[in-house]
FMN riboswitch aptamer (RFN element), 134 nucleotides, folded computationally. Its Rfam family is "FMN riboswitch aptamer (RFN element)". Rfam links the family to the GO term FMN binding.
RNA sequence: ACUAAUCUUCAGGGUAGGGUGUAAUUCCCAACCGGCGUGUAAAGCCCGCGACCUUUAACAUUGUCUGCAAUGUUAAGGAAUGAUCUGGUGAAAUUCCAGGGCCGAUGGUACAGUCCAGAUGGAAGAAGAUUAUA
Numbered sequence: 001a002c003u004a005a006u007c008u009u010c011a012g013g014g015u016a017g018g019g020u021g022u023a024a025u026u027c028c029c030a031a032c033c034g035g036c037g038u039g040u041a042a043a044g045c046c047c048g049c050g051a052c053c054u055u056u057a058a059c060a061u062u063g064u065c066u067g068c069a070a071u072g073u074u075a076a077g078g079a080a081u082g083a084u085c086u087g088g089u090g091a092a093a094u095u096c097c098a099g100g101g102c103c104g105a106u107g108g109u110a111c112a113g114u115c116c117a118g119a120u121g122g123a124a125g126a127a128g129a130u131u132a133u134a
Stems, first nucleotide, its partner, number of pairs: 003132008017029003031114002033104002035049003039046001044102002054078002056075008084100005106117003
């Protein structure tokens, strides 16, 4: 070095300007943004992962009318989850360059990718420290 264990820190951006209206950063014109991977020719739209939503099981805690309920943790499975084309260069690009397009959890509120809330949360993962082995 590699591997294993423990710990620490970090880990998401964005409605300018205008219109209608009692009211909209939610509608209309327009503007803006793009998590992680020593996946891959450099990727929001390819592959995989996380986030988010639902369900099942096990365990724990609490309550209980002993039927069960609530909350939390873990695990497995399922469903859903959104989207890219054309041309150029090249050995190789749906990743680069040029052009055109498209997408974006839940709850709240005048209908939200961008506001507020769950979230001072969780997390793919990134960096580092210590110890052990060789």
Notes: The coordinates come from a structure-prediction model, not an experiment, and the mean pLDDT is 75.